[in-house]
RNA sequence: GCGCCUGUAGCUCAGUGGAUUAGAGCGCUUGGCUACGAACCAAGAGGUCGGGAGUUCGAAUCUCUCCAGGCGUA
Numbered sequence: 001g002c003g004c005c006u007g008u009a010g011c012u013c014a015g016u017g018g019a020u021u022a023g024a025g026c027g028c029u030u031g032g033c034u035a036c037g038a039a040c041c042a043a044g045a046g047g048u049c050g051g052g053a054g055u056u057c058g059a060a061u062c063u064c065u066c067c068a069g070g071c072g073u074a
Stems, first nucleotide, its partner, number of pairs: 001073007010026004028044005050066005
């Protein structure tokens, strides 16, 4: 340089057949329970889905480009 893959909550990931209000586990906060804590139970906060542009009535999902990371190859 070329080819392929990945990027979604603090972390690990699901969702990619275009339309449900973007989700799960862990973590965090608050409350309950307890002599106190852990565990357990309940509730809650937290995202413009890596950036930008385009297609579309409608994009995390399709197209283009850029950025970051990984693998392969001369």